[in-house]
Context: one part of a larger RNA
Molecule: small-subunit ribosomal RNA, 5' domain
Organism: Planctomycetota bacterium
RNA sequence: GAGUGAACGUUGGCGGCGUGGAUUAGGCAUGCAAGUCGAGCGAGAACCGAGCCUUCGGGCAAGGGGACAGCGGCAAACGGCGUAGUAAUGCGUAGGUAACGUACCCCCGGGACCGGGAUAGCCGCGGGAAACUGCGGGUAAUACCGGAUAACGUCUCCGGACCAAAUGGUGAGAUUCCGCCUGGGGAGCGGCUUACGUGGUAUUAGCUAGUUGGUAGGGUAACGGCCUACCAAGGCGAAGAUGCCUAGGGGGUGUGAGAGCAUGGCCCCCACGACUGGGACUGAGACACUGCCCAGACACCUACGGGUGGCUGCAGUCGAGAAUCUUCCGCAAUGGGCGCAAGCCUGACGGAGCGACGCCGCGUGCGGGAUGAAGGCCUUCGGGUUGUAAACCGCUGUCAGAGGGGAUGAAAUCACGAGGGGAUCUCCCCCCGUGUUGACAGAGCCUCAGAGGAAGCGCGGGCUAAGUUCGUGCCAGCAGCCGCGGUAAUACGAACUGCGCAAACGUUACUC
Numbered sequence: 001g002a003g004u005g006a007a008c009g010u011u012g013g014c015g016g017c018g019u020g021g022a023u024u025a026g027g028c029a030u031g032c033a034a035g036u037c038g039a040g041c042g043a044g045a046a047c048c049g050a051g052c053c054u055u056c057g058g059g060c061a062a063g064g065g066g067a068c069a070g071c072g073g074c075a076a077a078c079g080g081c082g083u084a085g086u087a088a089u090g091c092g093u094a095g096g097u098a099a100c101g102u103a104c105c106c107c108c109g110g111g112a113c114c115g116g117g118a119u120a121g122c123c124g125c126g127g128g129a130a131a132c133u134g135c136g137g138g139u140a141a142u143a144c145c146g147g148a149u150a151a152c153g154u155c156u157c158c159g160g161a162c163c164a165a166a167u168g169g170u171g172a173g174a175u176u177c178c179g180c181c182u183g184g185g186g187a188g189c190g191g192c193u194u195a196c197g198u199g200g201u202a203u204u205a206g207c208u209a210g211u212u213g214g215u216a217g218g219g220u221a222a223c224g225g226c227c228u229a230c231c232a233a234g235g236c237g238a239a240g241a242u243g244c245c246u247a248g249g250g251g252g253u254g255u256g257a258g259a260g261c262a263u264g265g266c267c268c269c270c271a272c273g274a275c276u277g278g279g280a281c282u283g284a285g286a287c288a289c290u291g292c293c294c295a296g297a298c299a300c301c302u303a304c305g306g307g308u309g310g311c312u313g314c315a316g317u318c319g320a321g322a323a324u325c326u327u328c329c330g331c332a333a334u335g336g337g338c339g340c341a342a343g344c345c346u347g348a349c350g351g352a353g354c355g356a357c358g359c360c361g362c363g364u365g366c367g368g369g370a371u372g373a374a375g376g377c378c379u380u381c382g383g384g385u386u387g388u389a390a391a392c393c394g395c396u397g398u399c400a401g402a403g404g405g406g407a408u409g410a411a412a413u414c415a416c417g418a419g420g421g422g423a424u425c426u427c428c429c430c431c432c433g434u435g436u437u438g439a440c441a442g443a444g445c446c447u448c449a450g451a452g453g454a455a456g457c458g459c460g461g462g463c464u465a466a467g468u469u470c471g472u473g474c475c476a477g478c479a480g481c482c483g484c485g486g487u488a489a490u491a492c493g494a495a496c497u498g499c500g501c502a503a504a505c506g507u508u509a510c511u512c
């Protein structure tokens, strides 16, 4: 000198874009953060109610309606957060998989036949303070099961053996729309694997029994000591094994002429974690942040028998700390889940709020104005300086303030259409027409008023730009280094004045 997720002190006008829990991976009140589909299924409350009855209050009731809940499907493994662990089961680069998987999506081929039994919801009766739960009855399906069919699929001793489905939904009507089963290919995603590279320490020198290899078997989607039995005695190591300490990796970022050194906050990618430890289930995918089971610590409820919980999601709170924000608005846009769709959900995201935390931009006026006012300070008492500075005169109107209007973020959105077209009246697709959708922001423009509302901080001995007077008297104090202060201190304190930077200026910490 440059830099920072900074903090502290003094000061503080506006805007844009960024950025903000680095410490206790400490504990958490409250709300929200993952649902959706009635075009899979059975039922069905409120409400309306043709009609019937009526003691005129009302009752019964086909039907309409469709809440809450349930079965079922898909999603919940994404998205979001954090960096504890990990020095290699990680990451980076380049390969391999003839050793593998893949729901949803795209293309191509084939198929969907005949039957069955349950179960929740519901009804009835119970247990329990609650959480929840038992028994009996009865019911549906794209839920579940049996049989049939079976290849270009799987296995194979090559003879053969084996494996499926919902012809369901919508609709008046389905080869055609949405779905179901099976196979092949693709895309994207993932698993596994090889080589090389990727911290410190030798004041850590030896380490290793599933250890190294083989055979057989098990297991996995798949290779493999991944696991087991048996056999052999191997395997690694000064090119640093083993141990200990530290640490997410990378793109990048800071600095530097570069080489390098330092670093990994935001963003992207990868991996891992979800109160701590362990485990599997479901599933295409998890050993699963807001799923399940067990154990533990902690906290809460309790009728003392027993239960409930997990913010390293968004806000917010306590604690610790030098230190880090709103319990905000919206799904309008982008993206995601579900759905034929309308749409619903989305603290992802888009925005607003707070903080000079950073970068950038703008303003705090402009021109004139000397007899050089007053005041302050200095003085050799003549004057000098503050200083065109002010007053005063004439202007301007940025920003802030008030009012108006407003491009744009909105389209490949959505609805409707006796409009046209694409095969074929509608249903589907495209075009056209009309209408519709903004949480938030708003550039630029016009009008009004009026210099009005907007300057500080550090420093002045040398390094280092900028000095005088007074006070103090090795005191009080200063200080980055050299060093100042003991009676004329340009170095302390104050005043005046000057220098530097400026909505900031200094200090501290850290990197080059």
Stems, first nucleotide, its partner, number of pairs: 001512004006508005013362006019355002026318003030315003035074003040071002047064002051060003081273003090198008100190003105186007113147004122137006153162003168178002199245003206236003211233008248270004252263004275296005298309004326352001328351003334348001335346004365395004375386004399453001401448004408441002414435004419431004456501005461482003467496005477484002